[in-house]
RNA sequence: UCAGACCUUACCCGAGAGACCCCGCCAUGGCGGGGCGCCGAAGGCGCAAGGUUCCGCCCGGAAACGCUCAGGCAAACGUACGGCAAGGUUGUU
Numbered sequence: 001u002c003a004g005a006c007c008u009u010a011c012c013c014g015a016g017a018g019a020c021c022c023c024g025c026c027a028u029g030g031c032g033g034g035g036c037g038c039c040g041a042a043g044g045c046g047c048a049a050g051g052u053u054c055c056g057c058c059c060g061g062a063a064a065c066g067c068u069c070a071g072g073c074a075a076a077c078g079u080a081c082g083g084c085a086a087g088g089u090u091g092u093u
Stems, first nucleotide, its partner, number of pairs: 002091001004090006011083002018036001020035007037073003043069001044067003051059001
């Protein structure tokens, strides 16, 4: 001097799936519990190839792939990825 990468915070965009059924409370809208059916893009978990070895086991190993524990299935909130800004760490020249 200042790319890039990572972390934190704020804002923007942002899909999917029953405003299902029963019971209770409060009072006509919501909350809680239970049941069945579903969704995958908070989070979490699992694995391929390459690597290692003569081979095999072990180790290691990614996801917007799978699982559905958690979360979610009117609106609202939340939501990965992406964009933008600030700060910090590292680091290029």

Background
The RNA shown here (Glycine riboswitch aptamer) has 93 nucleotides and comes from a Pseudomonadota bacterium. The model forms 89% of the base pairs in the Rfam consensus. It was read from a public genome assembly, where an Rfam model found it.